[in-house]
Context: one part of a larger RNA
């Protein structure tokens, strides 16, 4: 000069769009942020025009792996860009083919205990898209012959044989589901090149450590893991080890090249009180899910036992410093439902706050007896100053009334009587902050007298300070205008 998630003094009208705990990944009262299905199943309880409904705790399904939040860990395939080959994929799509015949529990329930509680034990009773066996099975799987390709192995394929192993019904009679191959689409895990910060006042690091051969394990490749065997790998082109750091599209900055930076928005990463573990599922080693150790709360009848705001409000605390315990699910989208629908601090929106940027207003014209008054004065006058007043107009915003949207295809509107429209009435309800020595645009006068005090540099103040203090004039900015802080 830009520029800011700012603060911090003064001062502040009004919208619209945006942002808004950087610091203690500190601890958290309270309330709400993940449910849905009766068109899967039985029972209970209500209601019935007996035709059925209507509600649920249980069983069971699907979802809770989305979405929201944080930046502590990570210097790493963690991310960004290019590639690769040994994988997996619930719901969707698109083709193909089946949905046969049986068992045995068991929660709800009854009963009878146990416990302060949180829970929990026995006993009978019963279903079902829960669970189990059985049949069947084109394709699947997997073992054996053979043939085709393939140098040859691996591998593809093609036939024949033997062995495996599925399946669920339900309604309002159209469907919506189950089961099994095959492809797709999107989504995932995985390796590999190249890029990714400081310090050598870190120079050596490494034993599952490199690499073989077998084997397990996993969807899959692979010291992922084990046995044996060999002695290997990285590394001054910086390994190792320390420090610091989520990374990136971007963003500030600058003519550029670069430097700085990772808030908001978007992509991926990691986390969920701290450490470890795994189970269940297509999918987790799960924020609002299990065990288990800790460290902290809390309840206890002292035997036990109950959370985890880095969701969204909100409280303490820390800081110079950061917003309501607000509304609707009305539109976007997610979840469950055949649908009505229900649920949804994602989301929409309001509400606080000049934190930012961007409009806009605080009046226009006229007016000179250059009015009072204030400051200066050489006392004559000059300046404030067309500035006021005082005439003539205007009505942005504002504020009273009265109509009032789009946002919603036929219905539904949180926002909201909100924008926006009309009509009234009045100049009325709206300016202030820094600065005047040079640098840097703007000077007098009083007060003070190395004092109080200023101050970014240089440096002013010690009796005529344009430089402290005040006045009075003036200059820059403007709902803002100085200071500090930081980047360029």
């Nucleotide at each position: 000069g830009a520029a800011c998630g700012a603060a911090c003094g003064c001062u502040g009208g009004c919208g619209g769009c945006a942002u808004g705990c950087c610091u203690a990944a500190c601890a958290c009262a309270u309330g709400c942020a993940a449910g849905u299905c009766g068109a899967a199943c039985g029972a209970a309880g209500g209601c019935u025009u007996c035709g059925g409904c209507c509600u649920u705790a249980g069983u069971g399904g699907c979802g809770c792996a989305c979405g929201g939040g944080u930046g502590a860990g990570u210097a790493a395939c963690g991310c960004g860009u290019g590639g690769g080959a040994a994988c997996c994929u619930g719901c969707c799509c698109u083709u193909u083919g089946g949905u046969u015949c049986g068992g045995a529990a068991u929660a709800a329930c009854u009963c009878c205990g146990g416990g302060a509680a949180a829970c929990u034990g026995g006993a009978g009773c019963u279903a079902a898209u829960a669970c189990c066996g059985g049949a069947u099975g084109a394709g699947c799987c997997u073992c054996a012959u053979g043939g085709u390709u393939g140098u040859g192995g691996a591998g593809a394929u093609c036939a024949u044989g033997g062995g495996g192993g599925a399946a669920a019904g339900a309604u309002u009679u159209a469907u919506c589901g189950c089961c099994g191959a095959a492809g797709g689409a999107g989504g995932g895990g995985c390796c590999c090149g190249c890029g990714u910060c400081c310090g050598a006042u870190u120079a050596g690091g490494u034993a599952g450590u490199u690499g073989g051969u077998g084997a397990g394990g996993u969807a899959a490749c692979g010291g992922c893991u084990c046995a044996c065997c060999a002695a290997g790998c990285c590394g001054a082109c910086g390994a190792u080890c320390g420090g610091u750091a989520g990374c990136u599209g971007g963003u500030c900055u600058g003519a550029g090249a670069g430097g700085a930076u990772g808030a908001u928005c978007a992509g991926c990463c990691a986390c969920a009180c701290u450490g470890g573990g795994a189970c269940u599922g297509a999918g987790a080693c799960a924020c609002g899910g299990c065990c288990c150790a800790g460290a902290c709360u809390c309840c206890u009848a002292c035997g036990g036992g109950a959370g985890g705001c880095a969701g969204c409000a909100g409280u303490g605390g820390g800081g110079a410093a950061u917003a309501u315990u607000g509304g609707a699910c009305a539109a976007u989208g997610g979840g469950g439902g055949c649908a009505a629908c229900c649920c949804u601090g994602a989301u929409c929106c309001a509400g606080c706050a000049a934190u930012g940027c961007c409009g806009c207003g605080u009046g226009a014209g006229u007016g000179a007896u250059g009015a009072a008054g204030g400051c200066c004065u050489u006392a004559g006058g000059g300046u404030u100053g067309u500035a006021a007043a005082g005439c003539u107009c205007u009505u942005u915003c504002g504020c009273a009334c009265g109509c009032g949207a789009c946002g919603a295809u036929g219905a539904u509107g949180a926002c909201g009587g909100u924008a926006g429209c009309g009509u009234g009435a009045g100049a009325a309800g709206a300016a202030g902050c820094c600065c005047c020595g040079g640098c840097u645009a703007a000077c007098u006068u009083c007060g003070u007298g190395c004092c109080a005090g200023c101050a970014g540099c240089c440096g002013c103040g010690g009796u005529a300070a344009u430089a402290c203090g005040a006045a009075g004039g003036g200059g820059g900015c403007u709902a803002g205008c100085g200071u500090u802080g930081u980047u360029c």
Small-subunit ribosomal RNA, 5' domain from Nitrospirillum amazonense, 488 nucleotides, folded computationally. Its mean pLDDT, the model's own confidence on a scale to 100, is 88. Its Rfam family is "Bacterial small subunit ribosomal RNA". Gene Ontology terms of the family: ribosome and structural constituent of ribosome.